[in-house]
RNA sequence: CCAGCAGGCCAUCUUAUCGCUGUAAUUCUGAGCAAUUGGGAUUAAAGAGGAAAGUCCGGACACCAUAGUGCAGCAUAGCGGGUAACACCCGUCCGUUGAAAGACGAGGACCAGUGCAACAGAAAGCAAGUACAGUUAGGCUGUAGUGAAAUCAGGUAAACUCUAUGCGGUGAAACGUCAUGUAAACCAAUGUUUGAGGGCUGCACGCCCAAAUUGGAGGGUAGGCGGUUGGAGCCUUAGAGCAAUUUAAGGCCUAGAUAAAUGAUAAGGCUAGACAGAAUCCGGCUUAUGGCCUGCUUUUUUU
Repeated sequence: CCAGCAGGCCAUCUUAUCGCUGUAAUUCUGAGCAAUUGGGAUUAAAGAGGAAAGUCCGGACACCAUAGUGCAGCAUAGCGGGUAACACCCGUCCGUUGAAAGACGAGGACCAGUGCAACAGAAAGCAAGUACAGUUAGGCUGUAGUGAAAUCAGGUAAACUCUAUGCGGUGAAACGUCAUGUAAACCAAUGUUUGAGGGCUGCACGCCCAAAUUGGAGGGUAGGCGGUUGGAGCCUUAGAGCAAUUUAAGGCCUAGAUAAAUGAUAAGGCUAGACAGAAUCCGGCUUAUGGCCUGCUUUUUUU
């Protein structure tokens, strides 16, 4: 110098003009039977991501349920710590891999049991037995040969299995509430404590709720609001800790659309502008991707 490993930061910026969306204040003006809601003007500050992707894990929140027992199914698996929790993160031991810095984890049990091991070899699990040697003459003992493994031993559990621990469901189109309207009416079957039907991961028993349930023909409506963004939140400093993280003080408020908003033009700057667009929210993992910075490694080459 090239190459590699680990970590961090950014993800276009500034000015001007026009345009889009929501919020706040002032004001003008509509729609609807109603719940409620639209539009205009002026001012103010604000407006997609590190992965918003995948929907793979774990939760918050909302509703239904909570009564266990047995069998089954699924998940995890060294040790310790972190976290709201996790199959995640940190540390460490062991193993695999790499020249190394590092990376990865398939990490409980093979005397509970059942399997599997091509070819070669005499033979690959309960039995035998190739060649040679010793011999107490018995494959009793040893060596050689084949093979990854050979006198009955070892390997393999991301082989079946066993052990330990754990596991309710659904999903913002959840759910709640308001207005309007109707036929809570009609017919049939079943059921009403001899319990149809529903619930408890699946099945069985058991338990709980329950007077309706299922089917048919028909009638009315499908509109508005909340949920919806102040959070297990973010930033700075200091302390504790190897670290993940945590404690204290101070500061900040940063999208909420509902057929779906953040764009266009001009000038200039810059190392670069790739992958790519929120739809209840958060913590991870995985995948895609452009640029810069810091530290570390040294097989090879040169001096």

A computed fold for a 303-nucleotide RNA from Flagellimonas hymeniacidonis, annotated as Bacterial RNase P class A. The coordinates come from a structure-prediction model, not an experiment, and the mean pLDDT is 77. It was read from a public genome assembly, where an Rfam model found it. It matches the Rfam family "Bacterial RNase P class A". About the family: Ribonuclease P (RNase P) is a ubiquitous endoribonuclease, found in archaea, bacteria and eukarya as well as chloroplasts and mitochondria. By type it is a ribozyme.